[in-house]
RNA sequence: GAUUUAUGAAGAAGAGGGGAGAGAUCAGGCUCUUAGAACCUCUGGCAACCAGCUUUCCCAAAGAAAUGGUGCCAAAACCUGCCCCACAGGGGGAUGAUAAAUU
Numbered sequence: 001g002a003u004u005u006a007u008g009a010a011g012a013a014g015a016g017g018g019g020a021g022a023g024a025u026c027a028g029g030c031u032c033u034u035a036g037a038a039c040c041u042c043u044g045g046c047a048a049c050c051a052g053c054u055u056u057c058c059c060a061a062a063g064a065a066a067u068g069g070u071g072c073c074a075a076a077a078c079c080u081g082c083c084c085c086a087c088a089g090g091g092g093g094a095u096g097a098u099a100a101a102u103u
Stems, first nucleotide, its partner, number of pairs: 001103007013043005021032003026081004044073003049069003053063003077095001082092004
């Protein structure tokens, strides 16, 4: 990188560095940002996918969160884009993200 499966309106920020952009891509909108963006480091936290733990010996299921592997810590994946029902809104799809397994 590819494939499969699962998930997504919940949750969780401080410090130092940095110095103008950021919210995946394109378009439109909207928002954040020199009262300091992205990004990096440290610390803290959230969550519960995997391992581990408990119920109960295994599977499955449920639970919990001391530990390990990831992930995440503005706004629904910020919203819309394609299709359907309906015209308030709802459902699905595409794309992208993350996890686990396989390759």